[in-house]
RNA sequence: AUGAUGGACCCGGGAGAGUCCGCCUUGAUGCGGCGCCGAAGGGGAUCGCAGAAGCUCUCAGGCAAAAGGAUCGGGUCCGGACG
Numbered sequence: 001a002u003g004a005u006g007g008a009c010c011c012g013g014g015a016g017a018g019u020c021c022g023c024c025u026u027g028a029u030g031c032g033g034c035g036c037c038g039a040a041g042g043g044g045a046u047c048g049c050a051g052a053a054g055c056u057c058u059c060a061g062g063c064a065a066a067a068g069g070a071u072c073g074g075g076u077c078c079g080g081a082c083g
Stems, first nucleotide, its partner, number of pairs: 006078008018034001020033004035063003041059001042057003
């Protein structure tokens, strides 16, 4: 001095599915009931073996808005592969 994989933070984009019904309530929350979604998180299995997922299960979470949101783009920092 080049600055990869990876990690943290900030900003922006970011889907799906009932503003469902009843009770107190303006609404949300709470309780009960039915119906759905999968992209926080979590679990699972198949293959010659192992592992993972955007596959699968819906435990959790969610089904107007808000919040969250896998992940994508930009920036800063850590780090230091390679040259």